Overview:
Predicted 3D model of a 76-nucleotide RNA (c-di-GMP-I riboswitch aptamer). Its mean pLDDT, the model's own confidence on a scale to 100, is 75.
[in-house]
RNA sequence: UAUAUAAAUAGGCAAAACAGGUGAAAACCUGCGACGCAAAGCUAUAGGACCUGUCAAAUGGUAGCCAGUUGCUUGA
Repeated sequence: UAUAUAAAUAGGCAAAACAGGUGAAAACCUGCGACGCAAAGCUAUAGGACCUGUCAAAUGGUAGCCAGUUGCUUGA
């Protein structure tokens, strides 16, 4: 440097529900909370998929669906 990657320590993230707020909705923000996560870090004008919406149409959303990209520890 490239490829692959089991387990553990410390630390990290935070589903549902509930409370408040925003929104037409999906959904999002804050608090509380922990279902889970070794990329649950980042990316929604690279792509697929899904959700909302509509007579039709995303120009609205989801990165905790796949994906793209960057990266930590340990062993080989």